[in-house]
Predicted 3D model of a 72-nucleotide RNA (transfer RNA) from Patescibacteria group bacterium UBA1370. It was read from a public genome assembly. Its mean pLDDT, the model's own confidence on a scale to 100, is 82. Its Rfam family is "tRNA". The family's RNA type in Rfam is transfer RNA. Taxonomically the source falls in Bacteria candidate phyla (Bacteria).
RNA sequence: GGCCCCAUCGUCUAGCGGUUAGGACUCAGGGUUUUCAUCCCUGCAACCGGGGUUCGAUUCCCCGUGGGGUCA
Numbered sequence: 001g002g003c004c005c006c007a008u009c010g011u012c013u014a015g016c017g018g019u020u021a022g023g024a025c026u027c028a029g030g031g032u033u034u035u036c037a038u039c040c041c042u043g044c045a046a047c048c049g050g051g052g053u054u055c056g057a058u059u060c061c062c063c064g065u066g067g068g069g070u071c072a
Stems, first nucleotide, its partner, number of pairs: 001071007010025004018055001027043005048064005
């Protein structure tokens, strides 16, 4: 340098055009417990950036950024 893949809560991840953007762990509050732990309930928190297509984009297209793989 060419080609391919990936980017979503703090972390791991689901979401194949119209969702309240869901789950697990973590964290915070409460319940239970003498206390801690476990368990139960509630809550906080996310679509890498810019353009395009579309009535509508996390989703499709282009460019960029970052990461990974492969060829040379």